Predicted 3D model of a 176-nucleotide RNA (Lysine riboswitch aptamer) from Ornithinibacillus halotolerans. The coordinates come from a structure-prediction model, not an experiment, and the mean pLDDT is 78.
RNA sequence: CGGUGAGGUAGAGGCGCGAGUAAGAAAAGUAAUCCAUAUGAGGAUGACAACGAUGAUUAUGGAUGAAAGGCUUAUUUGCCGAAGCGUAAUAAGGGUCGAACUUAUUAUUUGCUGGGGUGUCUUUGAAUAAGAGGCACACUGUCAUGCGGCCGACCGCAUGGAGGACUACAGAUCGU
Numbered sequence: 001c002g003g004u005g006a007g008g009u010a011g012a013g014g015c016g017c018g019a020g021u022a023a024g025a026a027a028a029g030u031a032a033u034c035c036a037u038a039u040g041a042g043g044a045u046g047a048c049a050a051c052g053a054u055g056a057u058u059a060u061g062g063a064u065g066a067a068a069g070g071c072u073u074a075u076u077u078g079c080c081g082a083a084g085c086g087u088a089a090u091a092a093g094g095g096u097c098g099a100a101c102u103u104a105u106u107a108u109u110u111g112c113u114g115g116g117g118u119g120u121c122u123u124u125g126a127a128u129a130a131g132a133g134g135c136a137c138a139c140u141g142u143c144a145u146g147c148g149g150c151c152g153a154c155c156g157c158a159u160g161g162a163g164g165a166c167u168a169c170a171g172a173u174c175g176u
Base pairs, nucleotide, nucleotide: 001175002174003173004172008169009168010167011166014080016079017078018077019076020075021074022073023072024071032064033063034062035061036060037059038058042051046097047096048095083113084112085111086108087107088106089105090104091103092102093101114140115139117137118136119135120134121133122132123131124130142161143160144159145158146157147156148155149154
């Protein structure tokens, strides 16, 4: 000087990502329970068990009356594949089994996504809130290539790629 490694440490992107606590709105005068009246045998379930003439279900009126998930604000904290989504496996949950669902853990041709936003479609949700996924659109950070500014550092424009990336530092090893 050059090469090699998902090697080590520290950083940057910004309405940046995740978690906890407190309060609030909404959920909702809903669910549920009780009383009265009317009706009179099923309702529920994939199938059973349990419940039901001591009145199921439904309707009306009255009384009592929640909660979870999600959201907002404040604050604390872990971070920059932060994290999220997909797939598979295991365990737990509810009366039992199966399916589905929820939570947790693990794995992954190391599956996809750099990041946030707007719009639209699908889906979840009480919800025109918000979340998840697909698509489109610009914005932004990073690197590469091309052109230009001013030889360079650096800056601008255009195009394109992806986070196993990018920047910086110090090392390891190989070759000259």